[in-house]
Record summary:
Model confidence (mean pLDDT): 76 of 100. A computed fold for a 95-nucleotide RNA from a Rhodospirillales bacterium, annotated as Glycine riboswitch aptamer.
Order: sequence, then structure tokens, then C1' cells
RNA sequence: UUGACCAUUGUGGGAGAGCUCGACACCUGACCUGUGUCGACGCCGAAGGAGCAACCGCCCCGGAAACUCUCAGGCUUCAGGACCGCAAUGAGAUG
Repeated sequence: UUGACCAUUGUGGGAGAGCUCGACACCUGACCUGUGUCGACGCCGAAGGAGCAACCGCCCCGGAAACUCUCAGGCUUCAGGACCGCAAUGAGAUG
């Protein structure tokens, strides 16, 4: 001097599945509608978690998925969201 890979932050994109039923509460003069809580049944998988395993390794053993399970989470919007892109910061392999 170059800055792989990684981490954090910001930012853009980001799927699926009932705005189903019942009760209660709030709003209202009252009803309807809407919202929230609880319960029920039905579903979704891409926070997290768990399981098997291709494969990999220092091969005693360990690391392992977008596969599987749905404990958790989610099923109008908002929020969240694996993953991908860009930028900044940090640390720095290699040349």
C1' cells in the first nucleotide's frame, strides 16, 4: 500500500398462512361497525429452537441446510422477518 473473509450500524428489497367462530371490554344516547384481551378450531414457516442428513474436518469426536418438526413465533395493516444488494465503522488474511 492492497484490502479477502467476518462483525456492528444505517438503508433498499423481502414470502406464506382465517381481518374464522364465541365471550368480555372500549368507542356510542343505543344499535351496527371497528379495536383490544381471552378461549376454540383451522393453517404458515424465512426470527429463535430442535431433529435427521448430503457433505466437511484436527475423523475419539465435532461442525453442518433454504430439508423435516412446529416448542416458540406468525396468519388485514403496522411491526417482525431468513436471505440478498449498497454504504459507513472496526479488525484484518493475501498480494